[in-house]
Context: one part of a larger RNA
Molecule: small-subunit ribosomal RNA, central domain
Organism: uncultured prokaryote
RNA sequence: UUGGGCCUAAAGCAUCCGUAGCCGGCUCUGUAAGUUUUGGGUAAAUCAACCAGCUUAACUGGUUGAAUUCUGCAGAGACUGCCAGACUAGGGACCGGGAGAGGUGUGGGGUACUCUAGGGGUAGGGGUAAAAUCCUGUCAUCCUUAGAGGACCACCAGUUGCGAAGGCGCCACACUGGAACGGAUCCGACGGUCAGGGACGAAGCCUAGGGGCACGAACCGGAUUAGAUACCCGGGUAGUCCUAGGUGUAAACGCUGUGAACUUGGUGUCGGGAGUCCGCAAUGGGCCCCCGGUGCCGGAGUGAAGAUGUUAAGUUCACUGCCUGGGGAGUACGGUCGCAAGGCUGAAACUU
Repeated sequence: UUGGGCCUAAAGCAUCCGUAGCCGGCUCUGUAAGUUUUGGGUAAAUCAACCAGCUUAACUGGUUGAAUUCUGCAGAGACUGCCAGACUAGGGACCGGGAGAGGUGUGGGGUACUCUAGGGGUAGGGGUAAAAUCCUGUCAUCCUUAGAGGACCACCAGUUGCGAAGGCGCCACACUGGAACGGAUCCGACGGUCAGGGACGAAGCCUAGGGGCACGAACCGGAUUAGAUACCCGGGUAGUCCUAGGUGUAAACGCUGUGAACUUGGUGUCGGGAGUCCGCAAUGGGCCCCCGGUGCCGGAGUGAAGAUGUUAAGUUCACUGCCUGGGGAGUACGGUCGCAAGGCUGAAACUU
């Protein structure tokens, strides 16, 4: 609970798609369901105005009115709805040349690292605040040659770009999604949001099969310390990687739902386009303007302030989710999903 809110106080679903529902551009004709006017009808009480009765009031009575449901022969035709037609400013399609770490698959490459083998070489190496555990005469560390393996992708790299979000960064190819710009083309409101529903969803974890260089929960040693189940050091299993599934959560954050319209500016940058100037005439450069993105500063306004400020947290509209003191508690119980871990839904007593 017809209120006020949701960047930071409680509160925007992790993200998108989308059903019902709700809402919906411009114009014309008709209709008359909603709406509105009017006639009838409409128990009393209640309610409103005026008057009266109890000393007043409450209370009671009278008159008039209002309100409710109903109905109709009737009228109006703005707005909403419905039927039919028309339009192009929303939306979509098509065409054009560009941008991009968007996705999936396949192939290739690079440095480093570890290991193996050969050659050289000899007593240390490693590690730390200092040490020790550890490695090393079965020749280590170091130099050099060859090979194997798995992971990763320096510089370029940029408050750059792309993606709904999660996220995406060596190179090439194939397939493929989306967006921006330009158009003198086409469709003609086909749109917005979205309960339930669906898809996607970092890391971790789980199942099965591979793989295992390095890193590294657990674990084992060495130190430190009063102790040290830690921080530091030496090792090291799961895991991190691949394939096929599952889980479905994060400070999944811009802690800011989506869409639309309106409201002073300045300055960078990315993509596209028009114009103009320069001219080693190029796939070049400068200036200016338009559209779309992405940053910074800042005005009015807003805000408790911090701040925000055309990428709004300003001014409005549509739809949706959520909040209602702290703890108990994201717990219990029930339901449902999951192999499990657990997820989703989600109280109360009591306490303060």